Overview:
The prediction has a mean pLDDT of 85. This is a predicted structure of a 111-nucleotide RNA (SAM riboswitch aptamer (S box leader)) from a Chloroflexota bacterium. Rfam family: SAM riboswitch aptamer (S box leader). About the family: The SAM riboswitch is found upstream of a number of genes which code for proteins involved in methionine or cysteine biosynthesis in Gram-positive bacteria. Of the family's consensus pairs, 97% are formed in the model. The sequence was found by an Rfam model in a public genome assembly.
RNA sequence: AGCCUAUCGAGAGUGGUGGAGGGACCGGCCCUUUGAAGCCACGACAACCUAUCGGCGGUGACGCCGGCAAGGUGCCAAUUCCGGGCAGGACAACCACCUGCGAGAUAGGGA
Numbered sequence: 001a002g003c004c005u006a007u008c009g010a011g012a013g014u015g016g017u018g019g020a021g022g023g024a025c026c027g028g029c030c031c032u033u034u035g036a037a038g039c040c041a042c043g044a045c046a047a048c049c050u051a052u053c054g055g056c057g058g059u060g061a062c063g064c065c066g067g068c069a070a071g072g073u074g075c076c077a078a079u080u081c082c083g084g085g086c087a088g089g090a091c092a093a094c095c096a097c098c099u100g101c102g103a104g105a106u107a108g109g110g111a
Stems, first nucleotide, its partner, number of pairs: 003109006013042005021031003025084004043076001045074001048072003052067006080103001085101005
């Protein structure tokens, strides 16, 4: 890389450095020299994993619910910014709309 599971309408930025890009891809639409990406420092958010506390169930392994935030990740414009490809619903049909899948991101797992 690819595979499996869960989540994605919430939340949270300052300074330094840097100097033109960024929002995965395509289209759109945005952000950006009133300073993009990247890097560094500190801070915040969140609660997936570890640690830990409480409740319930279980003989037990453990499961479910809730708390905490020390450690490992993640994250801090816009619903994953919006749409896309497939299937279904409804329609005479198309668009639009709704649902599921797919795509993408993150975490955990296994090899």